[in-house]
RNA sequence: GGGCGCGUAGUUCAGUGGUUAGAAUGCUUCCCUUACAAGGAAGAGGUCACUGGUUCGAGUCCAGUCGCGCCCA
Numbered sequence: 001g002g003g004c005g006c007g008u009a010g011u012u013c014a015g016u017g018g019u020u021a022g023a024a025u026g027c028u029u030c031c032c033u034u035a036c037a038a039g040g041a042a043g044a045g046g047u048c049a050c051u052g053g054u055u056c057g058a059g060u061c062c063a064g065u066c067g068c069g070c071c072c073a
Stems, first nucleotide, its partner, number of pairs: 001072007010025004018056001027043005049065005
C1' cells in the first nucleotide's frame, strides 16, 4: 500500500428498515442468613465509534473518516 471482518450497557454479546434498544454477567438497594455465599425482588447504567447521505422512518442500507483484528504484498 491492497483486501476482508468488527465497533451496541462496566464486561461478553444479541438485535427482520417501524412499539419504549435487549440478554447474560457485573454494580446499587432490599428480602433471606448469627454472618458470608447461594437464592429471591427491585433499580441504576446507552452520543448504537464519528461525519454525512438515502428513506415518511436508520443500531440496521450507502459513502467517507477513525480505531482494532486477520490475510496479501